[in-house]
RNA sequence: GGCGGUGUAGCUCAGUGGCAGAGCAGUCGGCUCAUACCCGAUAUGUCUGGGGUUCGAAUCCCUACACCGCCA
Numbered sequence: 001g002g003c004g005g006u007g008u009a010g011c012u013c014a015g016u017g018g019c020a021g022a023g024c025a026g027u028c029g030g031c032u033c034a035u036a037c038c039c040g041a042u043a044u045g046u047c048u049g050g051g052g053u054u055c056g057a058a059u060c061c062c063u064a065c066a067c068c069g070c071c072a
Base pairs, nucleotide, nucleotide: 001071002070003069004068005067006066007065010024011023012022013021018055026042027041028040029039030038048064049063050062051061052060
């Protein structure tokens, strides 16, 4: 330099055009002599940035950035 992939909660990820979610972690409570397990409740998001398409975009298109891989 060329090609491809990934970017969503603290972490791991789902979500292929119509309310942003799960598990784990956190907080509070229950249970226990106590801790853990288990149960209930609960907080947390500029969906990497910008632009475009659309009535409507995390999702489609363009572009930039970061990271990963292959080729040179």